[in-house]
RNA sequence: CCAGUCGGCCGGACGGCCGUCGCGUCAGCGGAGGAAAGUCCGGGCUCCACGGAGAAACGGUGCCGGAUAACGUCCGGCGGGGGUGACCCUAGGGAAAGCGCCACAGAAAGCAGACCGCCCGCCCCGCGAGGGACGGGUAAGGGUGAAAGGGUGCGGUAAGAGCGCACCGCGUCGGCGGCAACGUCGGCGGCAUGGCAAGCCCCACCGGGAGCAAGACCGAAUAGGGACGACACGGAACCAGCGAUGGUUCCACCCGUCUCCGGGUCGUCGUCCGGGUUGGUCGCUUGAGGCGGCCGGCAACGGCCGCACUAGAGGAAUGGUCGUCACGUGCCGAGUCUCGGCUCGGCGCCUUACAGAACCCGGCUUACAGGCCGACUGGCAUC
Numbered sequence: 001c002c003a004g005u006c007g008g009c010c011g012g013a014c015g016g017c018c019g020u021c022g023c024g025u026c027a028g029c030g031g032a033g034g035a036a037a038g039u040c041c042g043g044g045c046u047c048c049a050c051g052g053a054g055a056a057a058c059g060g061u062g063c064c065g066g067a068u069a070a071c072g073u074c075c076g077g078c079g080g081g082g083g084u085g086a087c088c089c090u091a092g093g094g095a096a097a098g099c100g101c102c103a104c105a106g107a108a109a110g111c112a113g114a115c116c117g118c119c120c121g122c123c124c125c126g127c128g129a130g131g132g133a134c135g136g137g138u139a140a141g142g143g144u145g146a147a148a149g150g151g152u153g154c155g156g157u158a159a160g161a162g163c164g165c166a167c168c169g170c171g172u173c174g175g176c177g178g179c180a181a182c183g184u185c186g187g188c189g190g191c192a193u194g195g196c197a198a199g200c201c202c203c204a205c206c207g208g209g210a211g212c213a214a215g216a217c218c219g220a221a222u223a224g225g226g227a228c229g230a231c232a233c234g235g236a237a238c239c240a241g242c243g244a245u246g247g248u249u250c251c252a253c254c255c256g257u258c259u260c261c262g263g264g265u266c267g268u269c270g271u272c273c274g275g276g277u278u279g280g281u282c283g284c285u286u287g288a289g290g291c292g293g294c295c296g297g298c299a300a301c302g303g304c305c306g307c308a309c310u311a312g313a314g315g316a317a318u319g320g321u322c323g324u325c326a327c328g329u330g331c332c333g334a335g336u337c338u339c340g341g342c343u344c345g346g347c348g349c350c351u352u353a354c355a356g357a358a359c360c361c362g363g364c365u366u367a368c369a370g371g372c373c374g375a376c377u378g379g380c381a382u383c
Stems, first nucleotide, its partner, number of pairs: 001379010012325007020031004033354001037365002040363005045211004052260004058207005063077005078092001079090004093202002098200002100196003115142002117138005123132003150168006169191001170189008215282004225273007234251007252265005290307007328349009
């Protein structure tokens, strides 16, 4: 100097005038985001269901350890894959519980298989080389494919083959290190038992529903309304009571996904007519929050101390204009130069990126003109 990787930050500021919303008696103070977006996760909060325990269905997560209110998030590791590397990705439990799939090509893709080949025996043709038929052996070589039944090499064999050996791989038994996932070392064994679970499934763990248009209060009704139709209306015993009636137990039926268990048994459903509800207040912003410092921790994060209060609209405010500055940019001029560029001056533009709160918070994902900072990796040149 070039290329790359990872992390962080900004994405405007000041003043005047006019306008707007909240708080405030006034003076005055404050007023869109890093994603406010998507609505993909997790919660706080509100209401409903739920007595409690267990199970099923449905859904989610899936290596180990940790953080967190929690998560499918984050941090640190392990295994696997990619990259020269810095780094990046990981849907990462189980294929010997079962079912299913592996198209086409190929001889053959779950118990196998011989297309081209190689070797041997015997017969025929041929001067010979060699060729053909039949029988036997073979899976090392070639072909097909994503994948062909361990890989590479040596020996051996008629030719071959873990047939034997070495190393790797696989299985099994142990030692050491680590909380663990795992790593590493050694012994024994010639040893096949492919892949897919981001196919169904099995295993482990977790999980009520709806959502601020949740919900609460005030106000409001000739009206807690009227007409018609259908279904339903339990049984027995005991106790109290003059009786009406009330209570308890058992059975029956209904409801809660099911069982134990619990609740209910004088209303339910449909059609038509008709009154009110379109108003106001709250929820609504002080919060698992923000900023700064110190301590602990590899880190995520946690603890302590200090500072400040930093939108709350309600069809939806947070704006317009003028001037100046900063950053950047276009043109012109000057200087310098390794001719890539750099510095200075003048004029013009500069809210021109993505994009706007709607109960709040922690994440994830997506979008983003331009600029700045730091660390690391590779390459080139010079000293």
Bacterial RNase P class A from an uncultured Alphaproteobacteria bacterium, 383 nucleotides, folded computationally. Of the family's consensus pairs, 96% are formed in the model. It was read from a public genome assembly, where an Rfam model found it. The coordinates come from a structure-prediction model, not an experiment, and the mean pLDDT is 75. Its Rfam family is "Bacterial RNase P class A". About the family: Ribonuclease P (RNase P) is a ubiquitous endoribonuclease, found in archaea, bacteria and eukarya as well as chloroplasts and mitochondria. Rfam links the family to the GO terms ribonuclease P activity, tRNA processing and dimeric ribonuclease P complex.